[in-house]
RNA sequence: AUGCGAUCAAGAGUGGACGAGGCACCUGGGCCGAAGACUCCACCCCCUACUCCUGUUUCGGGAGAGUGGGAAUGCCAAGGCGAUCGCAC
Numbered sequence: 001a002u003g004c005g006a007u008c009a010a011g012a013g014u015g016g017a018c019g020a021g022g023c024a025c026c027u028g029g030g031c032c033g034a035a036g037a038c039u040c041c042a043c044c045c046c047c048u049a050c051u052c053c054u055g056u057u058u059c060g061g062g063a064g065a066g067u068g069g070g071a072a073u074g075c076c077a078a079g080g081c082g083a084u085c086g087c088a089c
Stems, first nucleotide, its partner, number of pairs: 002088007013043005021032003025079001027077003044070003048063001049067003052062004074081001
């Protein structure tokens, strides 16, 4: 990379650096952004989707360790796609 499965309406910010775009793609809306967005680093925090522990086991309980995440329902609609985790190869 590919295939399969599950989840994506909850929750969670400060500081520093950078300096103009960003919200994956397309269309139409809308929103965030020099009162510094996006991205990166540090620490902090959230959480049980998967991995983990456990029970009365397709469901409960727990843990934040591995990932993951910390604007708005994956921002909304539509197209058909995207993201995360696990397994297989």

Model confidence (mean pLDDT): 83 of 100. SAM riboswitch aptamer (S box leader) from an uncultured Acidimicrobiaceae bacterium, 89 nucleotides, folded computationally. It was read from a public genome assembly, where an Rfam model found it. The model forms 96% of the base pairs in the Rfam consensus.